[in-house]
Molecule: RNase P RNA; transfer RNA
Organism: soil metagenome
């Protein structure tokens, strides 16, 4: 000097003109006193409280949601821890977790010869066949050099065929190095590393993590179906309850028609009287020790503080610059409740305490 | 306040189980005409709203943020 990780702060006081609720004066107008945003009030991503709906208890099934261990919590969520990746030299950030070697299934463009119990283009071998050629042995014909079959053995080709070590593609090619093996090669076979399954010890409350044996067992993707396991009714204060005009209507009486009368029916288009549910407007409630229901919580001056530019500079200077003081100007974030609670997640100029690192 | 839905080219949509983003409509050019439209051939033009993570590889999947739209008294 750069940084990291946690926690708080996020302007203070005084006047003066507003704004709202409340309470107390007053007939009124008005006055007085108190009290009035956040750490995030935001984005509405969870989780509840509250309120209706729906449901007798149960069970099955669809569909969603979560998924290491401990603890704490009503729950989301929080603290510590642990296992795999990722970033920095480092303090430390970060991202994700059940199950892919036996419950299944699916995907992996292009390239490349192959991409999932794989494959063979170039290549490496040709042990074993196959096909030439060589010298030998041995056998038969001529018997004169020769011919013609068979034998093992050397060369060749690379036809059958072996390989997967190399090259090559590819984001991944059946784990890696080395060494024996072998025609050539290969966990074929061994030794050591990763891993992964098992068995024994041992530490840990627990995920795990350490040792040692054994087993050649060995690719990625479940932030793809899909199994296991645990849970989940739906909507949401514009949720709901409580009064409730006007106009419409609806039912009664009263009327009118059928009819001798009553019971019944049927009409009420016009009018008259009186009741009534349900229900609009509207208004209370919910709804608040900040509180509205078109939504207050602000705005100016002085002064202190704190920040950044400019200037003037005693003073230190290796004479590039630096710093006390002192004046002039700018500025002090992000953002603002609306039933409420607890998380989490983003935005935040610029200061503080504390511990750690390079 | 509450709840839901969408963001790909200048503009209107496509793209569903991940694999070089496409269409129609504009616009640029040429042919066609005496010119112009109007046909026909051809061309250009994309941080798939930002950002970060799974993967070999994201527009597509997981998170998280931004912006627009729509219902409800």
């Nucleotide at each position: 000097g750069a940084g990291c990780c946690g926690g708080c702060c996020g302007g203070g006081u005084g006047g003066c003109c507003g704004c709202g609720g409340c309470g107390c004066c007053g007939g009124g107008a008005g006055g007085u006193g108190u009290c009035g945003a956040g750490g995030a009030a935001a984005g509405u991503c969870c989780g509840g409280a509250c309120u209706c709906c729906a449901c007798a208890g149960g069970g099955c099934g669809a569909g969603g949601g979560u998924g290491c261990u401990g603890g704490u919590g009503a729950g989301a969520g929080c603290c510590a821890g642990g296992a795999c990746g990722g970033g920095g030299u480092g303090a430390c950030c970060u991202g994700c977790c059940g199950g892919u070697u036996c419950a299944g299934g699916g995907c992996a463009a292009c390239a490349g010869a192959g991409a999932g119990c794989a494959g063979a283009c170039c290549g490496c071998c040709g042990a074993u066949g196959g096909c030439g050629g060589g010298a030998c042995g041995c056998c038969g014909g001529a018997u004169g050099a020769c011919c013609g079959a068979c034998g093992g053995c050397c060369c060749g080709c690379a036809c059958a065929g072996g390989c997967a070590a190399g090259g090559g593609u590819g984001a991944a090619a059946c784990g890696g190095u080395g060494c024996g093996g072998u025609a050539a090669g290969a966990g074929c076979g061994c030794a050591c590393c990763a891993g992964c399954g098992u068995c024994g010890g041992g530490g840990g409350c627990g995920a795990c993590c350490c040792c040692g044996g054994c087993g050649g067992c060995u690719g990625g993707c479940a932030a793809c179906c899909c199994c296991c396991a645990c849970u989940c009714g739906g909507a949401g204060c514009a949720a709901g309850g409580c009064c409730a005009a006007g106009c419409a209507g609806g039912g009664g009486a009263c009327g009118g028609c059928u009819g001798g009368c009553c019971c019944g029916g049927c009409c009420g288009a016009a009018g008259u009287c009186c009741c009534c549910a349900g229900g609009u407007a509207g208004g209370c409630c919910g709804c608040a020790c900040a509180g509205a229901u078109g939504g207050a919580u602000g705005g100016c001056c002085a002064c202190c503080g704190g920040g950044g530019c400019g200037g003037u500079g005693a003073c230190c200077g290796c004479c590039a610059g630096g710093u006390a003081a002192c004046c002039g100007c700018c500025u002090c974030a992000c953002a603002g409740a609306a039933u409420c609670c607890g998380g989490c997640u983003u935005a935040c100029a610029g200061g503080c305490c504390g511990g750690c690192u390079c | 306040g509450c709840c839901g839905g969408a963001g790909u080219a200048g503009c209107u949509c496509a793209g569903c189980u991940g694999g070089u983003a496409g269409a129609g409509c504009a616009g640029c050019u040429g042919a066609u005409u005496u010119g112009u439209a109007a046909u026909c051939a051809g061309c250009u033009g994309g941080u798939c709203g930002g950002g970060g993570g799974u993967u070999c590889g994201a527009u597509u999947c997981c998170c998280u943020u931004c912006u627009c739209c729509g219902g409800c008294u």